[in-house]
Predicted 3D model of a 265-nucleotide RNA (Bacterial large signal recognition particle RNA) from an Armatimonadota bacterium. Rfam family: Bacterial large signal recognition particle RNA. Rfam classes the family as a non-coding RNA gene.

RNA sequence: CCGUGCUAGGCGGGGAGCUGGCGGUUCCCUGCACCCCCAACCCGCCAUAGGGGGGCUGAACUCCCGCUCGAGGCGGCGCGCCUACGGAUCGGGCCCGUGCACGUGGUGAGGAGAGCUGGGUCCUGCGCAACGAGAUCUUGUGAACCCCGCCAGGUCCGGAAGGAAGCAACGGUAAGCAAGUGCUCUCGUGUGCCGCGGGGCUACCUGGCUGGAGCCGGCGACACGUAAGCCGCCGCGGGUGCGUUUGUCGACAGCGGGUGCACGG
Numbered sequence: 001c002c003g004u005g006c007u008a009g010g011c012g013g014g015g016a017g018c019u020g021g022c023g024g025u026u027c028c029c030u031g032c033a034c035c036c037c038c039a040a041c042c043c044g045c046c047a048u049a050g051g052g053g054g055g056c057u058g059a060a061c062u063c064c065c066g067c068u069c070g071a072g073g074c075g076g077c078g079c080g081c082c083u084a085c086g087g088a089u090c091g092g093g094c095c096c097g098u099g100c101a102c103g104u105g106g107u108g109a110g111g112a113g114a115g116c117u118g119g120g121u122c123c124u125g126c127g128c129a130a131c132g133a134g135a136u137c138u139u140g141u142g143a144a145c146c147c148c149g150c151c152a153g154g155u156c157c158g159g160a161a162g163g164a165a166g167c168a169a170c171g172g173u174a175a176g177c178a179a180g181u182g183c184u185c186u187c188g189u190g191u192g193c194c195g196c197g198g199g200g201c202u203a204c205c206u207g208g209c210u211g212g213a214g215c216c217g218g219c220g221a222c223a224c225g226u227a228a229g230c231c232g233c234c235g236c237g238g239g240u241g242c243g244u245u246u247g248u249c250g251a252c253a254g255c256g257g258g259u260g261c262a263c264g265g
């Protein structure tokens, strides 16, 4: 140096939790790693700290030690948020109001604020129109007698000539009735994109002129005030999230080192 057969070891580890302590069961991390039985009002042990049974591998990619890196867990600290209890009773926040016009927004040379002037919405008078009522007017109708005209027949007076009153019919008319409504007059109105005049007013809408740059205040900032409630504030706790924070444990991974026995050639 080679071969064969073995042995120690290995076939997962870690954090939390539990425990006097250790390991396991449980949860989590790592990441892939033999099987069965036991175990949270636990199970097995005691610093050589799981126990029992079976299997594989085996001196190195695999076992052991050291260093580095570092997932993740736990504790502390800081900050934020939620929350139980107690205290304080301030005007800091939410909410409401006022102011200001700094920001923002809107509006303004297609002309802001301001000044002058007019119209409408409001009240009132008159006119006109519309509608309604009445009168007038027109037409028709309209009197047995006590209305008119003409009056047959009949009647009366007269010797006669002649005369008189007069019903019906016919024609007309008065009051009245009916219809129409062109003109005229009177009265009225829940009427009118109608006209003329007067009043009123700054509440709203709208126009013109002068003039030339502001005006408004929705939101934020700032200032002041504020009833009541919540939060905020102070004390003592609990929970949760975050961190080039700190301590501790630390998987995986990387690097370096270490570790046999027997036989044969």
Base pairs, nucleotide, nucleotide: 001265002264003263004262005261006260009057010056011055012030013029014028015027016026020046021045022044023043024042034054035053036052037051038050063258064257065256066255067254068253072249073248074247075246076245077243078242079241080240081239082238083237085235086234087233090232092231093230094229096225097224098223099222102220103219104218105216106215107214114210115209116208117207118206119205120204121203122199123198124197125196126195127194128192129191130189131188132187133186134185135184137180138179139178140177141176147172148171149170155164156163157162